RNA sequence: UUCUUAUCCAGAGAGGUGGAGGGACUGGCCCUGUGAAACCUCGGCAACAGACUGUCAUAGUACUGUGCCAAUUCCAGUAAGCGCCAAGCUUAGAAGAUAAGAA
Numbered sequence: 001u002u003c004u005u006a007u008c009c010a011g012a013g014a015g016g017u018g019g020a021g022g023g024a025c026u027g028g029c030c031c032u033g034u035g036a037a038a039c040c041u042c043g044g045c046a047a048c049a050g051a052c053u054g055u056c057a058u059a060g061u062a063c064u065g066u067g068c069c070a071a072u073u074c075c076a077g078u079a080a081g082c083g084c085c086a087a088g089c090u091u092a093g094a095a096g097a098u099a100a101g102a103a
Base pairs, nucleotide, nucleotide: 001103002102003101004100005099006098007097008096013042014041015040016039017038021031022030023029025077026076027075028074043069044068045067048065049064050063051061052060053059073095078092079091080090081089082088
């Protein structure tokens, strides 16, 4: 990097350095000098895999490896349906993210 499977309406921030961007992409809409990204320290959330404990089974712990800590993956993007075919809504998908496995 690609493929497969699972999940994505829950949850969880302070300080320091830094100094203008960030929210994947496009459009929208937001966040941001009352300090963006990034990095560091400490803290926290979750429970995918390993480990340990337990059960007939579902489970539990949070030690290890990851992940995460504005907004539903912020909303939409494609298709179908509902609708005064208006605003809008529903379902499935695409794309993306994360984990585990494989090549």
SAM riboswitch aptamer (S box leader) from Lentibacillus salicampi, 103 nucleotides, folded computationally. It matches the Rfam family "SAM riboswitch aptamer (S box leader)". Rfam links the family to the GO term regulation of gene expression. Its mean pLDDT, the model's own confidence on a scale to 100, is 88.